[in-house]
């Protein structure tokens, strides 16, 4: 301190998730040792059993037991009595304030034991338990009659205090308060031990009473800490008052009267949740989150309720009653409360031992000694948590073995093991052994004070005794590396990778994701990372989160300005002067417990822990200060308003008035047709329509001017004229004197549809009828049409109500229009003010953009956002006649949705350009026959492959067998083919017989060379082999856009970035070809040229080639000849190189001249980045995967040749531009030895038979053919076309049956120019014509490849198709339009609302009903102390009753849950159906807000935005 994840990349916005710390934790896997700490978070659920409050004979009488020198003495406790049980402990139900923190008040108040100083303790009286005897009861408990004491109990005196009553001093912040003093009422007390000189004194402890204290308690006040406003109004002892009662005390705390108060948007009241605090996590802080353990308070003890005693209690281990539950019981009654400390069942993921000891520390009781103390101090149990320490340290390379792993070399585990030298912490064993222990008390000894002495009281010394933990800490000393390491990662995030297994399975996952066969992402293994007695994980919290933003965000388009205004409360607020101190600001004081945190020090070998010192925010108090804000008096004018003077204006409201024009009515001309649309139909119209005149009648709107012009707060506003009336602006500068902004709730206006009355209805026009379109068409389009649209009145309250920019004020370059006003000017320029636009700098803003009219720079208020779907839904209120409208969630669901810009590719946007791409032409295919490929059928098999262009006369430049990769059968098994081993043979082999289809078997058979090589048998193993899969594992070739003109780069420059620029622009070119221009300057790969043919000429060379001259021959045949043709080698030549126009003076274009050839001369070879997971595993080469007596290998016969049928690519026609005969001319290129084959001879002829030359400019294949020249056919299914047969034959070759070509005779289909459609070609080209070659024995060839002969038409031109470049716009596409995607229905799950009800909780109200108890009343009734002339009374009880009031009932509400047949929508699922609503002009341009309609998206009718 951030980092992951929306995009093809990018910025931004924005949720999601991750690394950190913590925990009273829980799980899963491991576990050595110590210290120190924690250890029911759940059901405040029930609880067996044992403990947790006593204690005092120095209050008190009794009983018992012990000892006794019989005086006595000691020790026990049931009971009277004291004091204690109101602490401690434990829990957090409950309580949003009768709590709790902070601070302050009590002049409204108490406080047992303690401490202080004073006084005092006088003299009497009557019971009573225990205890005995009867007696009830199962117990618990008791009746009753007798006896007895006391510091138990009660009078009397005194004393001081209280109270009332009358004074007097002082004092205070108000009621008041403190001293004193008179009068009258009232109102104490107890011993017990112990010394002694003993009738008395003392001493100690208790008692009484009052003052004071200090402790602990009560009440009161301010402030401060949860949620929900889908809880807005609550309150009737309620708010004050008098009076009285009650209480320690003040109060409506409680009665009775009186008056109407109180609380509340500064959030009453309701509901929900919750013990506060001091700390504690966690954060840089600010904060947020927690209240475990220590510590303060508080409240609670099985539920509810109530008092008794006391100093204190409405009492956890006390008493009543009431309920619920347990538990005994003789059934009549009892008895019990672990939320004490241990235990135990429940419940749950989960949370110890029914230990020890009072030895410390501290409670209670006692003089004391001691007793009690589950307070506490100790040990046990738990890696629950935090600290320390350990599992060894040094050397050790043969880099061991063994594991993994490989390119097989080798890496790596690894100095890691072993080994060798040592340590010895812990652990074990022994031994020794603390500290925590000093008090009281006892025994002694001193000093003091007092005192008549003693005893005793203070203050010091000595002794002796005292330890639960525990023979623990701690120390020695021995033995021996012995006993001691695991968990979790390893695809990014985020340290750490490899192998093998799996195959979209099984799994993994925190987020993004990984797994469909080479997985660093699942599962193992090794290796490696990271902590380490731990370590993962889950789960909560804070943090990262600037993701609620006080510090420290935001609202044009991402979520988010309310449709606009007035305006109250609140908030904020000009200038200036005095006083004031409430906010600020400082100085002091008081408090801020203790422990923590922090900062210094010290104690346990260290740490953790402990200890000791310091250190504070707040809040209170009490001085100062006086700039700011605030409150208070005052002034001022800049703000703000007002007056006068002038302006403009579709601002509003009503009444009236006008012409166009639509359309109806009437009449007259006048006739066949009008209308309507892409095209039509429905409609009208011969019963006169349209169309044309003249009248008439109604309703709406108001054309031109008209203007990014005006006016208004927004909706809004448009003839024209009158009456009513709101605002704004300029000028002045006469007036008030901050009167101002802004505004939650309020009000108030507010398109358009739409509701409701009652007019109105011309034209338009949802719905709605027809016609069309279409697959449909509940739409677009047409022809009717009704609500409405218009007026009154009256609701609605919403819109893309938008500048998607709240509203007011100040400041900040500039240049230009325009509205309206002032100054200025002859008139203008020019200044100014108030609006209304554009451009554009600073600044800003993700970007686009804004940019004095802000989205800049500031300040004041308001509103309103915090991921996206659900959802502006549902549910609750409100408002509405309704339609609805405002308010406005959740569960679930996802990891995004979103916004601005990029570059791309698309669009039934657009612009510009080009191509045989249209269009001008020629000739095809589609129609038939035949050839051939494929589809599909079929077959035992009909191997395989290639599939829109760019498969389909393709791979095949040639299936009879072979080929052959398919089938059937027969047959092999280290194999047909290769390398290695071992042992034999000297051959194997040709040849020749027998057996088979044949592979094969078996038999002969021969002799030359060769010497351990090679051959061949046999054996046995690694191997061999595969046209088996995977072109989506590959190489490599190759198709293709496209021979299209394009791909890039490096610097610089711009932008936050993606990315732009250049490469765009303006011309021009076949061409990102070149020129200008320009933040751009260069450059590569493509382009072009270089290369090859080919057209001219030149040089050079003539043999097989050529002959012009000369011989010559039948003949370039010979001799010559190098001239020409030709051949092949070198050169020449074409560069817009001249000229003229034109264009920008360019680049280029046009047009001429020369020239063979002119503007790339014609033709080829040459194919950029890249696209299509094209295409090839079956040319070949390859990883992986399979097969291995087979998926190899060998043979035979079949099959790739099937055949209803569909399709493509071709021949050959269909004929007279011809067919057939005859004859006569003219080619270039190749071939050639198992070969081309001349010439002769046979044969109709395919062909045969013989041969000459020729390894080729020499010989041969080979007569080229259209063409011309003559003849004949006469337009016909022909003398046209030749398919099919049949028959006869040649050739090839082991063999033409399946299944070859070719020949001669015969036969003589279909076919008369071919339908929607659809191919190629721009010149020596289409067309035609033939010739040759690969392959190859033959051949299926009509296919391919080449080759020369004949040789045209047309192109106006870019509107249209298709394809492609550039630009450039829209996009919701990026797998890029074969894209995205929207909404019914269909089926499954899942969360929810609504539902007749059904049921439980909770809190109030109204009535009965009424326990216990307190208070009050009481007739009767009973009673010891006190009074009584003895009768009583005084005063108490118990009964009995009344108000209060728990529990309980009984009733209509309220609110919360659950639950519920059918029901609505939502959400989610790989491939369901139906459409095609949106994204491009998405094919009717979206949406917005109403209304109506339709299976659905939707359509359509108002009015509105441009997103």
């Nucleotide at each position: 301190a951030g980092a992951g994840u929306u995009u093809g990349a990018u910025c931004c916005u924005g949720g999601c998730u991750c690394a950190g710390g913590a925990u009273g934790a829980a799980c899963g896997c491991u576990g050595g040792c110590g210290g120190c700490g924690u250890g029911c978070c759940u059901a405040a659920u029930a609880c067996a059993u044992g403990c947790a409050a006593g204690u005092c004979g120095a209050a008190c009488g009794a009983a018992g037991u012990c000892c006794u020198u019989c005086g006595g003495g000691a020790c026990u406790u049931a009971g009277u009595g004291g004091c204690g049980a109101a602490c401690g402990g434990g829990u957090g139900a409950g309580u949003a304030a009768u709590a709790c923190a902070u601070a302050a008040g009590u002049a409204a108040c108490c406080u047992g034991c303690c401490u202080u100083a004073c006084a005092c303790a006088g003299g009497g009286g009557g019971a009573u338990a225990a205890c005995u005897g009867c007696u009830a009861g199962a117990a618990a408990u008791g009746g009753u009659a007798g006896c007895u004491a006391a510091g138990a109990c009660c009078g009397c005196a005194u004393a001081g205090g209280u109270u009332g009553g009358a004074g007097a001093u002082c004092c205070g912040c108000a009621u008041g308060g403190a001293u004193u003093c008179c009068c009258a009422a009232u109102u104490a007390a107890a011993a017990a031990u112990c010394c002694u000189u003993a009738u008395g004194g003392g001493a100690u402890u208790g008692g009484u009473g009052a003052a004071a204290g200090a402790u602990g308690g009560a009440c009161u006040u301010a402030u401060g800490g949860c949620g929900c406003a889908u809880u807005a109004g609550c309150u009737a002892g309620u708010u004050g008052g008098u009076a009285g009662g009650g209480u320690a005390a003040c109060g409506g705390c409680c009665u009775a009267c009186c008056a109407a108060g109180g609380c509340g948007a500064c959030g009453a009241u309701g509901c929900g949740u919750a013990g506060c605090c001091g700390a504690c996590c966690u954060g840089a802080g600010a904060g947020g989150g927690u209240g475990a353990c220590c510590g303060g308070c508080c409240a609670c003890a099985c539920u509810g309720g109530g008092a008794c005693u006391g100093a204190g209690a409405c009492a956890c281990g006390g008493c009543c009653c009431a309920g619920a539950c347990u538990c005994c019981u003789a059934c009549g009654g009892g008895a019990g409360g672990c939320a004490g400390c241990a235990g135990u069942a429940g419940g749950g993921a989960a949370u110890u031992u029914u230990c020890g000891g009072c030895a410390a520390u501290g409670g209670g009781g006692g003089g004391a000694a001691c007793c009690c103390u589950g307070a506490c101090c100790g040990a046990g149990c738990a890696a629950c948590g935090c600290c320390g320490c350990g599992u060894g340290a040094a050397g050790g390379a043969a880099g061991a073995a063994g594991g993994u792993u490989u390119u097989c070399g080798g890496a790596u585990u690894g100095u890691a093991a072993a080994c060798u030298u040592c340590u010895g912490u812990u652990a074990c064993a022994a031994a020794g052994g603390a500290a925590g222990a000093a008090u009281g008390g006892u025994g002694u000894c001193u000093a003091g004070a007092g005192g008549a002495a003693a005893u005793g009281c203070u203050a010091g010394g000595c002794a002796a005794a005292u330890g639960a933990c525990g023979g623990u800490a701690c120390u020695u000393u021995g033995u021996g590396a012995g006993a001691a390491a695991g968990c979790c990662a390893c695809g990014g995030c985020u340290a750490a990778c490899u192998a093998c297994g799996u195959g979209c399975c099984a799994g993994c996952a925190g987020c993004c994701g990984c797994g469909g066969u080479a997985a660093u992402a699942c599962g193992u293994a090794g290796g490696u990372g990271g902590c380490g007695a731990g370590c993962g994980u889950u789960a909560u919290c804070c943090g990262g989160a600037a993701u609620u933003a006080u510090u420290g965000g935001g609202c044009g388009u991402a979520a988010a300005g309310a449709g606009g205004g007035a305006g109250c409360a609140g908030a904020c607020g000009g200038u200036u002067u005095a006083a004031u101190a409430a906010g600020u600001c400082u100085g002091u004081g008081g408090u801020g417990a203790a422990a923590g945190c922090c900062u210094g020090a010290a104690g346990c070998u260290u740490a953790a822990c402990u200890u000791c010192a310091g250190c504070g925010a707040g809040c209170c108090a009490u001085g100062g200060a006086a700039a700011c804000u605030g409150a208070u008096a005052g002034a001022c004018u800049a703000g703000a308003g007002u007056g006068c003077a002038g302006a403009a204006g579709a601002g509003g409201a009503u009444u009236g008035c006008g012409g166009a024009a639509u359309u109806c009515c009437a009449u007259g001309u006048g006739u066949a047709g009008c209308g309507g649309u892409g095209a039509a139909a429905u409609g009208c119209g011969u019963a006169g329509a349209u169309a044309u005149a003249u009248g008439g009648a109604g309703g709406a709107a108001c054309a031109c001017c008209a203007g990014u012009g005006g006016c208004g707060a927004a909706g809004g506003c448009g003839g024209c004229a009158a009456u009513c009336u709101g605002g704004u602006c300029u000028g002045u500068a006469a007036c008030u004197g901050a009167c101002g902004u802004u505004c939650a709730g309020u009000c108030c206006c507010g398109a358009a549809a739409g509701c409701g009355u009652g007019g109105g209805g011309a034209g338009c026009a949802a719905a709605u009828a027809g016609g069309a379109u279409u697959a449909g068409a509940u739409a677009c389009c047409c022809u009717a049409g009704u609500a409405g649209u218009c007026c009154a009145c009256g609701c609605c309250g919403u819109a893309a109500a938008c500048g998607a920019u709240g509203a007011g004020u100040a400041c900040u370059a500039a240049g230009u229009g325009u509205u309206g006003g002032g100054g200025g000017u002859u008139a203008a320029a020019c200044c100014u003010c108030a609006g209304u636009g554009c451009u554009g700098c600073a600044g800003u803003u993700a970007a686009c953009g804004c940019a004095a009219u802000a989205a800049g720079u500031a300040c004041u208020c308001c509103g309103c956002c915090u991921g996206a779907g659900u959802a502006g839904u549902a549910u609750g209120c409100a408002c509405g006649c309704a339609a609805g409208u405002g308010u406005g969630a959740a569960a679930c669901u996802c990891a995004a949705a979103g916004g601005a810009a990029u570059u791309g590719a698309c669009g039934g946007g657009g612009g510009c350009c080009c191509g045989c791409a249209c269009a001008a032409g020629c000739g095809g295919u589609g129609g038939a026959g035949c050839a051939u490929g494929u589809g599909g059928u079929u077959u035992a098999a009909u191997u395989c492959g290639a599939a829109g262009c760019a498969a389909c006369g393709c791979g095949a430049a040639g299936a009879a067998c072979c080929u052959u990769a398919c089938c059937a059968g027969g047959u092999c098994u280290u194999g047909a083919c290769a390398u290695g081993g071992u042992a034999g043979u000297a051959a194997a082999g040709a040849c020749u017989c027998u057996a088979g289809a044949g592979a094969u078997a078996g038999a002969g058979g021969g002799a030359u060379a060769g010497a351990u090589a090679u051959a061949c048998u046999a054996c046995a193993c690694a191997c061999a082999g595969g046209u088996g899969g995977u072109g989506c594992a590959u190489g490599g070739u190759u198709g293709u856009c496209g021979u299209c003109a394009g791909c890039u780069c490096g610097u610089g420059u711009c932008g936050u970035g993606a990315g732009a620029u250049g490469u765009u622009g303006g011309g021009u070119u076949a061409a990102g070809u070149c020129c200008c221009g320009c933040a751009a300057c260069g450059a590569g790969c493509g382009c072009a040229a270089c290369c090859c043919u080919u057209g001219u000429c030149g040089u050079u060379a003539g043999u097989u080639a050529c002959c012009a001259u000369c011989a010559u021959u039948a003949a370039g045949u010979u001799g010559g000849g190098g001239a020409c043709u030709c051949u092949a080698a070198c050169g020449a030549g074409a560069c817009u190189g001249c000229c003229a126009g034109u264009g920008a003076u360019a680049a280029g274009c046009u047009g001429g001249a020369g020239g063979a050839a002119g503007g790339u001369g014609g033709g080829g070879a040459u194919g950029a980045c890249g696209u299509c997971a094209a295409a090839u595993c079956a040319u070949c080469a390859u990883g992986c995967c399979c097969c291995u007596u087979a998926u190899g290998a060998c043979c035979u016969g079949g099959g790739c040749u099937a055949c209803a049928c569909a399709c493509g690519u071709g021949c050959u026609a269909c004929a007279a531009u011809g067919g057939a005969c005859a004859g006569a001319g003219c080619a270039a290129a190749g071939g050639g030895a198992a070969g081309c084959g001349a010439g002769a001879c046979c044969g109709c002829g395919a062909g045969g038979u013989u041969a000459a030359g020729c390894a080729a400019a020499u010989c041969u294949c080979a007569c080229a053919a259209a063409c011309c020249u003559g003849u004949u056919c006469u337009c016909a299914g022909u003398u046209c076309g030749g398919a099919u047969u049949g028959u006869a034959g040649u050739c090839u070759g082991c063999a033409a049956c399946u299944c070859g070509a070719c020949u001669a005779c015969a036969u003589g289909a279909a076919g008369u120019u071919g339908g929607a459609a659809u191919c190629g070609c721009u010149a020596g080209u289409a067309a035609u014509c033939g010739c040759a070659g690969a392959u190859c024995a033959g051949c299926a060839a009509u296919g391919c490849u080449g080759c020369g002969g004949u040789g045209a038409a047309u192109a106006c031109g870019u509107u249209c198709u298709c394809g492609g470049g550039c630009c450039u716009u829209g996009u919701a596409c990026a797998c890029a339009c074969c894209g995205c995607c929207c909404g019914u229905c269909a089926c499954a799950c899942c969360a929810u609302g609504a539902g007749a009800g059904u049921u439980g909780g909770u809190a109030a109200c109204a009535c009965c009903c009424g326990a216990a108890g307190c208070c009050g009343g009481u007739g009767g009734c009973c009673u010891a102390a006190c009074c009584g002339u003895a009768a009583g009374g005084a005063a108490g009880g118990a009964g009995c009753u009344g108000u209060c009031u728990a529990a309980g009932g009984u009733g209509g509400g309220a609110u919360c849950g659950a639950u519920g047949a059918u029901u609505g929508g939502g959400g989610u699922g790989a491939a369901g159906u139906c459409g095609u609503a949106a994204c491009a002009a998405g094919g009717u341009a979206u949406c917005c807000c109403u209304a109506c309609g339709g299976g659905a998206a939707c359509g359509u009718g108002g009015g509105g935005a441009u997103g």